[in-house]
RNA sequence: AGAGUUUGAUCCUGGCUCAGAGUGAACGCUGGCGGCAUGCCUAACACAUGCAAGUCGAACGGUAACAGGCCCGCAAGGGUGCUGACGAGUGGCGGACGGGUGAGGAACACAUCGGAAUUUGCCCAGACGUGGGGGAUAACGUAGGGAAACUUACGCUAAUACCGCAUACGUCCUACGGGAGAAAGCGGGGGAUCGCAAGACUCGCGCGGUUGGAUGAGCCGAUGUCGGAUUAGCUAGUUGGCGGGGUAACGGCCCACCAAGUCUGCGAUCAGUAACUGGUGUGAGAGCACGGCCAGUCACACGGGCACUGAGACACGGGUCCGACUCCUACGGGAGGCAGCAGUAAGGAAUAUUGGUCAAUGGACGAAAGUCUGAACCAGCCAUGCCGCGUGGAGGAUUAAGGCCCUCUGGGUUGUAAACUCCUUUUAUCUGGGAAGAAAUGUUUCGAUUCUUCGGAACUGACGGUACCAGAGGAAUAAGCACCGGCUAACUCCGUGCCAGCAGCCGCGGUAAUACGGAGGGUGCAAGCGUUAUCCGGAUUCACUGGGUUUAAAGGGUGCGUAGGCGGGCAGAUAAGUCAGUGGUGAAAUCUCCGAGCUUAACUCGGAAACUGCCGUUGAUACUAUUUGUCUUGAAUGUUGUGGAGGUAAGCGGAAUAUGUCAUGUAGCGGUGAAAUGCUUAGAUAUGACAUAGAACACCAAUUGCGAAGGCAGCUUCUACACAAUUAUUGACGCUGAGGCACGAAAGCGUGGGGAUCAAACAGGAUUAGAUACCCUGGUAGUCCACGCCCUAAACGAUGUCAACUGGUUGUUGGGAAUUUACUUUCUCAGUAACGAAGCUAACGCGUGAAGUUGACCGCCUGGGGAGUACGGCCGCAAGGUUAAAACUCAAAGGAAUUGACGGGGACCCGCACAAGCGGUGGAUGAUGUGGUUUAAUUCGAUGCAACGCGAAAAACCUUACCCACCUUUGACAUUAUGGAAGAUCGCAGAGACGCGAUUGUGCUCGAAAGAGAGCCAUAACACAGGUGCUGCAUGGCUGUCGUCAGCUCGUGUCGUGAGAUGUUGGGUUAAGUCCCGCAACGAGCGCAACCCUUGUCAUUAGUUGCUACAUUUAGUUGGGCACUCUAAUGAGACUGCCGGUGACAAACCGGAGGAAGGUGGGGAUGACGUCAAGUCCUCAUGGCCCUUAUAGGUGGGGCUACACACGUCAUACAAUGGCUGGUACAAAGGGUGCCAACCCGCGAGGGGGAGCUAAUCCCAUAAAGCCAGUCGUAGUCCGGAUCGCAGUCUGCAACUCGACUGCGUGAAGUCGGAAUCGCUAGUAAUCGUGGAUCAGAAUGUCACGGUGAAUACGUUCCCGGGUCUUGUACACACCGCCCGUCACACCAUGGGAGCGGGUUCUGCCAGAAGUAGGUAGCCUAACCGUAAGGAGGGCGCUUACCACGGCAGGGUUCGUGACUGGGGUGAAGUCGUAACAAGGUAACC
Repeated sequence: AGAGUUUGAUCCUGGCUCAGAGUGAACGCUGGCGGCAUGCCUAACACAUGCAAGUCGAACGGUAACAGGCCCGCAAGGGUGCUGACGAGUGGCGGACGGGUGAGGAACACAUCGGAAUUUGCCCAGACGUGGGGGAUAACGUAGGGAAACUUACGCUAAUACCGCAUACGUCCUACGGGAGAAAGCGGGGGAUCGCAAGACUCGCGCGGUUGGAUGAGCCGAUGUCGGAUUAGCUAGUUGGCGGGGUAACGGCCCACCAAGUCUGCGAUCAGUAACUGGUGUGAGAGCACGGCCAGUCACACGGGCACUGAGACACGGGUCCGACUCCUACGGGAGGCAGCAGUAAGGAAUAUUGGUCAAUGGACGAAAGUCUGAACCAGCCAUGCCGCGUGGAGGAUUAAGGCCCUCUGGGUUGUAAACUCCUUUUAUCUGGGAAGAAAUGUUUCGAUUCUUCGGAACUGACGGUACCAGAGGAAUAAGCACCGGCUAACUCCGUGCCAGCAGCCGCGGUAAUACGGAGGGUGCAAGCGUUAUCCGGAUUCACUGGGUUUAAAGGGUGCGUAGGCGGGCAGAUAAGUCAGUGGUGAAAUCUCCGAGCUUAACUCGGAAACUGCCGUUGAUACUAUUUGUCUUGAAUGUUGUGGAGGUAAGCGGAAUAUGUCAUGUAGCGGUGAAAUGCUUAGAUAUGACAUAGAACACCAAUUGCGAAGGCAGCUUCUACACAAUUAUUGACGCUGAGGCACGAAAGCGUGGGGAUCAAACAGGAUUAGAUACCCUGGUAGUCCACGCCCUAAACGAUGUCAACUGGUUGUUGGGAAUUUACUUUCUCAGUAACGAAGCUAACGCGUGAAGUUGACCGCCUGGGGAGUACGGCCGCAAGGUUAAAACUCAAAGGAAUUGACGGGGACCCGCACAAGCGGUGGAUGAUGUGGUUUAAUUCGAUGCAACGCGAAAAACCUUACCCACCUUUGACAUUAUGGAAGAUCGCAGAGACGCGAUUGUGCUCGAAAGAGAGCCAUAACACAGGUGCUGCAUGGCUGUCGUCAGCUCGUGUCGUGAGAUGUUGGGUUAAGUCCCGCAACGAGCGCAACCCUUGUCAUUAGUUGCUACAUUUAGUUGGGCACUCUAAUGAGACUGCCGGUGACAAACCGGAGGAAGGUGGGGAUGACGUCAAGUCCUCAUGGCCCUUAUAGGUGGGGCUACACACGUCAUACAAUGGCUGGUACAAAGGGUGCCAACCCGCGAGGGGGAGCUAAUCCCAUAAAGCCAGUCGUAGUCCGGAUCGCAGUCUGCAACUCGACUGCGUGAAGUCGGAAUCGCUAGUAAUCGUGGAUCAGAAUGUCACGGUGAAUACGUUCCCGGGUCUUGUACACACCGCCCGUCACACCAUGGGAGCGGGUUCUGCCAGAAGUAGGUAGCCUAACCGUAAGGAGGGCGCUUACCACGGCAGGGUUCGUGACUGGGGUGAAGUCGUAACAAGGUAACC
């Protein structure tokens, strides 16, 4: 410090997710040791048991228990408070500390800093006092009550308990005269003096009043301290005053009276949530989150109330009352409060021992010893965390065995790892030694002493025989967890087969999974490792540091204006902000730095720094602020002009439309893509005249003008405004603007008018599968006016307002200045447009009218959906508007640009693409292939073009893969070993494969031989053979197709953030990205073309089997010849080369000449980058899977040839351009171990025959159409030939299923073919025959060959396909795309809902325990007064006020639930349509 994820790719916006650190954690797997820490986060739920606050006899009366002494007694025993001590009691001090918890509480609760009207036990310091009396009471005794808790009556007694009196330095009150108000003693010494003693006296402790301090506490103020405005107004002791009361103290704290205030947009009130802080975690920091342990503060102590005592409490282990709960009970009554330490139950994912000691530190009491102390110190439990250590070290290669993997006689890896040798001993185990923490101010003792104390010695340790040290033996006692697709370090095999499963995000899994599960290996961390939860970070993703707002989310519809924020120049004053110095404070701990102590570290200790803050004080005065004075440039006013659809109200005008009347006139009008509805002979439409009505204002008219926006257009009134010029006046009067107010298109609403046109709804006609639409004919609200509402728009420049600054050019509107012969030119202000520099921007783009550079203020945004929705509030007559969520759900949604593809977008171009023609197909019969059906099987594949006379250049058996039946199992074939030649013949069973048996036989190559080798047969072996079984979506190879279309790319450079672009686009031209020109491109490659074959002309060479002019013959038959034809080799030839025109002087095109051939001469081969997961595992090869007495192999038979039907491709026809009969002519290219001549036989297929030919020699082999004649005469025919019968031929082991052909007979459909559709542009179509491959036989198919031989093309509008450029796009699996809504089904959350239930709060009323205060007629009463009666005072009771619990009624708010219901979301293959994206087929949207 970043990374993954939206896309085909890119940049951006933007969310989601990850890597880091942390935790009082929990869970899973695992677990050696030690140190230091931490340990109920949930039920402030309920608690058994034990302990957690006592102490003092030196305050008191005393003596229940213990010990001792003394007395009595022989003893047993008894007595005696006499002593040590001490139960219970009186009294004092302490139980307000310490310890726990965080429920409540949003406020003086806490934090920081200040303050004044207070108090403070114990403690410190100062001065003073401590005199003299009195009356009770517990304990105790006696007698009762009660189960108990406890209690009653009578009687006795003490005090440092209680109450008067005296005194009063100081204190308090005061009318300044005065008045009020205290105390307690105890212990040690003491015996000189006074005294018998007590005492006086003295020392110590205590007591009382008082002053000051210290500490603690109370009170007040300023500032800070969570989110909600869908909580906007709250408040009646409320705010203040006067006078009282009350308090330790100020104060409405309380009361009476008076006034009407107080708080609040700087957030009152209300509801929710929360102990606060030092700090902790994280972070670069700013921040954000948290507040467990430790420390400070607060609050609470079963829930609620109340006071008492006291220095201090409204009191955790005190009281009292109400309530809930638990326990005891003799049923009459009582007792209790673990949020103290342990512990129990419960809750929960989850949190420890019913331990030891007061040795240390601290606390209470005490004079002290000491007692008490679950505070504390220790120990125990838990890997909960942090820190440290160990589980060994060195050597050791047959790189062992085993495991795993592989290309498998072998190699790799585990791995120096192990074994083995040597060494070490931390830890653990055992043995032995063994601390510090301890200080004496305590006790005992010794010594000294100024008698107050001082010095020495001894004693006191829970932890603990612990830490630590030494010794012993022996590698001995000690490694797991997660992960390995990317992010993210680490890879293979097997299993599984969209199953099981994984997953933090993206995403894996549908038969070759580095992603699931296992294994081997590896990576990371390590006594731990992972997961889950949560917080910070990354996230600049709430942005102070540090974001945005044209199009991504986001500028309010517009203006005016309140609060607020901000504000021009100069000078003075002040010193609030600001800056600097200084003082106080900012607790300790923590953090940081330096040092020190535990072997180190964690941990602890010491010091420093820091604590960024707050308060005071001194100074500075630039800036801001406040204030004073002044200025004119901001702003405003005045003056002179100019401008305009600015606004308002009334009036006027003409054109058009509609209607009406009259007239002319006759059959249609109107409307559409085409029609129809509609109007019209009752006279329409059309035309003319006139009348009426309402609405809108042609031309001018413009990227024009005006207005804040909405908006504004004939002409005339009133009125507001802007701009320019002049520079007179005021003197900062300004800018922005939360709330607020006003305006605000259209539609809509209310009332009343008006109603010509247009026109939602509605009706009809069309269109359509439907058409509740688009189109047409009508037509009502409305459109118009007045008044009143509504308040929203894609209210848009998708761009808030104001101000300043920053290059230019061009047009235009309104003004002005200068200038000119010129209405010329230049400059300038205010608008409005176009283009563009810098700059900005994700890009597009903006660019002095900014989206540039800055300033001021306001509004708004923070992923998509849910949703601008629900609920609540406000507004509205309603419609609705405004404000405005959440649950849930997704990993995207989105912007700009790029490349493609697509468009019922555009431009250009090409092609038998259309058109123009010729001939077909589709109808018939047949052949053939396919589908379907059938079947035991009808083997398999090919399926739009680009499957269907295709694989198959040929299924009777074979082929053959299919079916039935019968056989074989190392196999028909390959490898190794051994043996043997192989083979041939015959017989028998069988359908055959095959089985049984007999006979015969010894080869080839090398070598002298031995022997070896090839081939064949048999046997055996274990590895294996074999598979036309599956997967063409695992593959190679081959092929089809777009398409013989003109395209497809690269290097360097340049442009762009980038994907990419440029080049390759543009202007011409071409069959062509062919060439030329231009150009930020310059070059190059694969394609095009050419090179190759063939054909067309000529030349040269060569002539046999070819040809032959000469001679010869029946005959190229023979001689001669190679001129010609031909054959087959080498060359020539054609290049837009020449001429003219056009073009841009180019490329090129047009025409011409010459030429056999002219503009790639004709034809072929040749197929770029790629597309279709196109086809083929059944040509072949091949990964994986599957079968292995069978899915392999063999044989016989059957099937692939089936047949209601459908389709494709062909053949033959329907006839006279013809059929038939007779005669007659002319090819090319092939093939031949087969073709087969002549001749003979047969009507013929064919048979016989055997010459020739290994082929320019012989044969197949007569070419046919044609031509010359004849006949037929338009008919189902002398057309057509299917079908069937009979008889034959040939091939072949074999023609039944199932061959071809021949002869005779038979003679079906068919008379030119609906919608639709195919081929062809010249030696082509059409037509005619010939040959080859396959092949025993079997073409109407296919591949070749020649003969005869046309028609037409104006042209590119349209159909199809393709190319280039451009445009739009929400497509990229790319339009066979994407995608919307209803309905149906399942699930989820949520709104409404008759209601029902709970919490909380408010108002009113009832009620009123305990307590306190006030009152007091009843009752009681020791101290004081009084001789007494009685009084003062007190208590009980009663009562009043306040008040907890409780009750009644009605509101607010919130949560849960609810029949039914609304929409929403999600869900591989449901229904209906096709709304959007292209002009999305009616442009879309608000």
A computed fold for a 1486-nucleotide RNA from an uncultured bacterium, annotated as small-subunit ribosomal RNA. The coordinates come from a structure-prediction model, not an experiment, and the mean pLDDT is 85.